[in-house]
RNA sequence: UAACAUCUAGCUCAACGGUAGAGCACUCCUCUUACACGGGAGACGUUAUCAGUUCAAAUCUGAUGGUGUUAA
Numbered sequence: 001u002a003a004c005a006u007c008u009a010g011c012u013c014a015a016c017g018g019u020a021g022a023g024c025a026c027u028c029c030u031c032u033u034a035c036a037c038g039g040g041a042g043a044c045g046u047u048a049u050c051a052g053u054u055c056a057a058a059u060c061u062g063a064u065g066g067u068g069u070u071a072a
Stems, first nucleotide, its partner, number of pairs: 001071007010024004018055001026042005048064005
């Protein structure tokens, strides 16, 4: 430098173009003499950035950036 893949919650990951979710973690309640486990509730998102297409974009298209692999 080029090709390919990837970027979503604190972490690991889902999500047919039509309400952004799960597990773990966090906070509160419950349970217990207490802790752990279990149960219930809650908070946490500019879906990397900027544009485009569309009635509607995490999803499709382009550019830019980060990361990884390969090649030179």